[in-house]
C1' cells in the first nucleotide's frame, strides 16, 4: 500500500437521563388540580465494536454418504470462528449516555 481480522436478531446489565408515571416542594379553605426539583432511591423509558448470554447465517476444517473409478457439486454430522488502547467534537429523541458519527482521529 493492500487485503482479512464475520454478519444480523434477541435477552440481560455497566451506565444515562427526565417525556410518563411515583416522590420531594411550593401554591391552592380542601378536593380536584397547578409550578418547579434528577446533586429524587425508584418504575416506564435509551443503553454498549472493544460488557455477559442466546437464535440465525456465513466462513473455514474433518468425518461419512452421495456423485460415473475419480474430481467438482450437494447432503449430514464434529471442532475453530482469535484479538482489541482510544480522544476532542458533533448528532437523535424528552433529555442524557459506554448509543450513532465510530474496529472512526490518533495510539501500538
Nucleotide at each position: 500500500c493492500c487485503u482479512u481480522a464475520g454478519g444480523u436478531c434477541g435477552g440481560c446489565u455497566a451506565g444515562g437521563g427526565u417525556u410518563c408515571c411515583g416522590g420531594u416542594u411550593u401554591c391552592g379553605c380542601a378536593c380536584a388540580g397547578a409550578a418547579a426539583c434528577g446533586a429524587c432511591u425508584g418504575g416506564u423509558c435509551c443503553g454498549a465494536g472493544a460488557g455477559c448470554u442466546g437464535g440465525c447465517c456465513g466462513g473455514u476444517u474433518c468425518c461419512g454418504c452421495u456423485g460415473a473409478u475419480g474430481c467438482a457439486g450437494g447432503c449430514g454430522g464434529g471442532g475453530c470462528u482469535c484479538c482489541a488502547c482510544g480522544g476532542a467534537g458533533g448528532g437523535a429523541c424528552a433529555a442524557a449516555a459506554g448509543c450513532c458519527c465510530g474496529g472512526g482521529a490518533g495510539a501500538u